[in-house]
Context: one part of a larger RNA
Molecule: small-subunit ribosomal RNA, central domain
Organism: uncultured bacterium
RNA sequence: CUGGGUGUAAAGGGAGCGUAGGCGGUUUGGUAAGUUGAGUGUGAAAUCUACCGGCUUAACUGGUAGGCUGCGCUCAAAACUACCAAACUUGAGUGAAGUAGAGGCAGGCGGAAUUCCCGGUGUAGCGGUGGAAUGCGUAGAUAUCGGGAGGAACACCAGUGGCGAAGGCGGCCUGCUGGGCUUUUACUGACGCUGAUGCUCGAAAGCAUGGGGAGCAAACAGGAUUAGAUACCCUGGUAGUCCAUGCCGUAAACGAUGGAUACUAGGUGUGGGUAAGCAAUUAUCCGUGCCGCAGCUAACGCAAUAAGUAUCCCACCUGGGGAGUACGGCCGCAAGGUUGAAACUC
Numbered sequence: 001c002u003g004g005g006u007g008u009a010a011a012g013g014g015a016g017c018g019u020a021g022g023c024g025g026u027u028u029g030g031u032a033a034g035u036u037g038a039g040u041g042u043g044a045a046a047u048c049u050a051c052c053g054g055c056u057u058a059a060c061u062g063g064u065a066g067g068c069u070g071c072g073c074u075c076a077a078a079a080c081u082a083c084c085a086a087a088c089u090u091g092a093g094u095g096a097a098g099u100a101g102a103g104g105c106a107g108g109c110g111g112a113a114u115u116c117c118c119g120g121u122g123u124a125g126c127g128g129u130g131g132a133a134u135g136c137g138u139a140g141a142u143a144u145c146g147g148g149a150g151g152a153a154c155a156c157c158a159g160u161g162g163c164g165a166a167g168g169c170g171g172c173c174u175g176c177u178g179g180g181c182u183u184u185u186a187c188u189g190a191c192g193c194u195g196a197u198g199c200u201c202g203a204a205a206g207c208a209u210g211g212g213g214a215g216c217a218a219a220c221a222g223g224a225u226u227a228g229a230u231a232c233c234c235u236g237g238u239a240g241u242c243c244a245u246g247c248c249g250u251a252a253a254c255g256a257u258g259g260a261u262a263c264u265a266g267g268u269g270u271g272g273g274u275a276a277g278c279a280a281u282u283a284u285c286c287g288u289g290c291c292g293c294a295g296c297u298a299a300c301g302c303a304a305u306a307a308g309u310a311u312c313c314c315a316c317c318u319g320g321g322g323a324g325u326a327c328g329g330c331c332g333c334a335a336g337g338u339u340g341a342a343a344c345u346c
Stems, first nucleotide, its partner, number of pairs: 003318004007300002012314001014201004021194003025088007033081002035077008048066005091191001092188003095184005103177007110154001115149007125136002162169002206247006215241002220236004258313006266291011295302002319346003328339004
């Protein structure tokens, strides 16, 4: 450089925005860089191919022709690509009118429950387990009633329901705010797709500083179990879990399935719209599930939300172990992350 691949065998970047680059809708006219044709120059010789000569052959030597797939110049063509000019509306976007939603941020409020504190009633147990014990309790526990404090999470509704690019988002109210969808065809007129580097976001755990701390609970302690039990079970319990600010940048970050566009039998649910209709319903657009034909697949399965048929762009793979290790670079307070080998071995 090329080939074949990437749901489960190795392989889709965690996600988005977007730079360079790559690719790009319809029509007309022009140019002629790419492209195509013709001509011409060059493409040394040897080598190569064909034929001839030579020699009994071969190697070899010589001759003729071809080729040297290339490059330069000239002329011509104008379909395609490109460029220039003009135009278009279907791609994209804007406007207008509606609309659903746990989308985000900030503030406020609420009830149930656990725990703790105070008081009343009340008495000998409570708790826990397979069974126990540690533990709590006559200094009055557990239970029950009243009052109070505080933190965290929001039962039912709740749904292969909704929203978000992903991570993710769930009590109620208010404010600010992002996106989607539908209808309209009023406007712009290709403004598009993808996207190396880059930038931003990114669960949980972890880190820094300061708060907070009800429940839960790594570590830790005790009780059991056991041959042992650094566990599983029980009683406790600190970081942490919560808040603010700043870091970390990883996950089975999964649909193990990159993004965009177009096309290709059906059936049946469900969420949000629109149109027609008195209604039942029908049609259609966007989303989300299940089943299923063709096709695809090693099979499993996928099957209009494709893993089908095609085009464009990016990322990644190339036997197992060594190893996501070592070394170096970059990033980080650290933990570590990222990039990422080889020897050797099967």